The RNA shown here (transfer RNA) has 74 nucleotides and comes from a Clostridiales bacterium.
RNA sequence: GCAUCCAUAGCUCAGCUGGAUAGAGUGCUGCCCUCCGAAGGCAGAGGUCGCGCGUUCGAAUCGCGCUGGAUGUA
Numbered sequence: 001g002c003a004u005c006c007a008u009a010g011c012u013c014a015g016c017u018g019g020a021u022a023g024a025g026u027g028c029u030g031c032c033c034u035c036c037g038a039a040g041g042c043a044g045a046g047g048u049c050g051c052g053c054g055u056u057c058g059a060a061u062c063g064c065g066c067u068g069g070a071u072g073u074a
Base pairs, nucleotide, nucleotide: 001073002072003071004070005069006068007067010026011025012024013023019057028044029043030042031041032040050066051065052064053063054062
C1' cells in the first nucleotide's frame, strides 16, 4: 500500500431484514435492611449510537468519505 472486520452508558456487550421513548450485565449514587459493613431488595443518574455528508416521511441500522483499532497479505 491492498483486503476483511470492529467503533453503542465508566467497563463488557446486545440491538444492525430502517419504525418512532436506545437496552442488558457490571460499576456509580441514594434509600431499605444491619450494632457497623458485606450480601440482598428498591429507586435513580449516566449515551447527539467514533466524526462529517448523503438517501428516506423516518437512520444506531443503508451509501460515501474521514479518524482510531484488530487481523491477513506483498
The prediction has a mean pLDDT of 80. Rfam family: tRNA.